Large-subunit ribosomal RNA, domain VI from a metagenome, 252 nucleotides, folded computationally.
Its mean pLDDT, the model's own confidence on a scale to 100, is 87.
Its Rfam family is "Bacterial large subunit ribosomal RNA".

[in-house]
Context: one part of a larger RNA
RNA sequence: UGUAGGAAACUUGAGAAGAUCUGACCUUAGUACGAGAGGACCGGGUUGGACGUACCUCUGGUGUACCAGUCGUUCUGCCAAGAGCGCAGCUGGGUAGCUAUGUACGGAAUGGAUAAACGCUGAAAGCAUCUAAGCGUGAAACCAGCUUUAAAACAAGGUUUCCCUAUGAGGACCGUGAUAGACCAUCACGUUGAUAGGACAGAUGUGGAAGCUCCGUAAGGAGUGCAGCUAACUGUUACUAAUUGUCCCAUU
Numbered sequence: 001u002g003u004a005g006g007a008a009a010c011u012u013g014a015g016a017a018g019a020u021c022u023g024a025c026c027u028u029a030g031u032a033c034g035a036g037a038g039g040a041c042c043g044g045g046u047u048g049g050a051c052g053u054a055c056c057u058c059u060g061g062u063g064u065a066c067c068a069g070u071c072g073u074u075c076u077g078c079c080a081a082g083a084g085c086g087c088a089g090c091u092g093g094g095u096a097g098c099u100a101u102g103u104a105c106g107g108a109a110u111g112g113a114u115a116a117a118c119g120c121u122g123a124a125a126g127c128a129u130c131u132a133a134g135c136g137u138g139a140a141a142c143c144a145g146c147u148u149u150a151a152a153a154c155a156a157g158g159u160u161u162c163c164c165u166a167u168g169a170g171g172a173c174c175g176u177g178a179u180a181g182a183c184c185a186u187c188a189c190g191u192u193g194a195u196a197g198g199a200c201a202g203a204u205g206u207g208g209a210a211g212c213u214c215c216g217u218a219a220g221g222a223g224u225g226c227a228g229c230u231a232a233c234u235g236u237u238a239c240u241a242a243u244u245g246u247c248c249c250a251u252u
Base pairs, nucleotide, nucleotide: 001152005163006162007161008160009159010158011157015149016148017147018146021049022048023047024046025045026044027043033038051106052105053104054103055102059100060099061098062097066093067092068091069090070089071086072085073084074083075082076081110144111143112142117137118136119135120134170248171247172246173245174190175189176188177187178186195241196240197239198237199236200235201234202233205229206228211224212223213222214221215220
């Protein structure tokens, strides 16, 4: 841009892509078979490997500044308490997110038509013959079945609802953002508002703050007090910012 009004929701599926793997053990059964040694088909069940998809409850990883410890040095006049720099100074942990080595699930069953092969009936050729007419069985391969996508499938599909033709439906610009993201797009929201920030409450993490008191000559320890602090998480709350507006447009 089209799909001859606009919009929203739900769909059909021509077509396309993906997947298609496999071991061991138990049982049938020490059965069939075999002199014995040995040792099944078929069928039923259990559990793995590799691969794939999704996810983060668990186990872990990361988590550039969330918490704590600590070295050197400079500074905040000094003590105490802190800040900067030193690879994030180093070290021990760690929320959200992302993640695998973690968790869950998958390959199937079944049907159709077949290959090799095995058959039925059966002539040519009074017999025989699976084949010439006809009819069956038969494989991880093929077509369906499973997952995803799909009406630009130009034969541009279908269903439902709403709205509009100047009283202009709808869309865009603009702004706050994330379940989205290189940009764009998509999605949520714009005061008739919880969209983001802030605030409050919690969760989580760290691990017992500062100050004060007590004990100790001191280093230090104890109490106040599971303290103080706490990113991305959860809930609540209009305090801040989403103001006011502008443009395009079907109209047969």